[in-house]
């Protein structure tokens, strides 16, 4: 990098180095010399994996034992994350407002796509 799947309106920053960018892409709108990115240190958030596990199911003639699922719980370990809902929108559909109406503008809802992160897989 690819595939699969779950989640994405909650939550959580200080210091040092550095010295102009950053928020994936495009548009918008923001952040930033009251110091961007990046790196380091310390701290924190969360609970995906992981630990414990009420309970349920299955294998076994049965016991023993084994397997699967799992409310909940913890935070030792592996990731991740710590401006703004994934910052908003992007494609499709529906609805509403403006407008005589077409075009159009604005807003709301649902879905898709894209993206991010984790588990698993090739």
């Nucleotide at each position: 990098g690819c595939g699969u799947u779950a989640u994405c309106c909650a939550g959580a920053a200080a210091g040092g180095u550095g010295g102009a960018g950053g928020g994936a892409c495009a548009g918008g709108c923001c952040c930033u010399g009251u110091g961007a990115a990046a790196c380091c240190u310390u701290g924190g958030c969360a609970a995906c994996c992981u630990g414990c596990g009420a309970g349920a199911g299955c294998c076994c003639a049965a016991u023993c034992g084994g397997c699967u699922c799992a409310a909940g719980u913890g935070a030792u370990g592996g990731u991740g994350c710590c401006a703004a809902u994934u910052c908003c929108u992007g494609c499709c559909a529906g609805c509403g407002a403006c407008g005589c109406a077409u075009g159009g503008u604005c807003g709301c809802u649902g879905g898709a796509g894209a993206g991010a992160u984790g588990c698993c897989g090739a």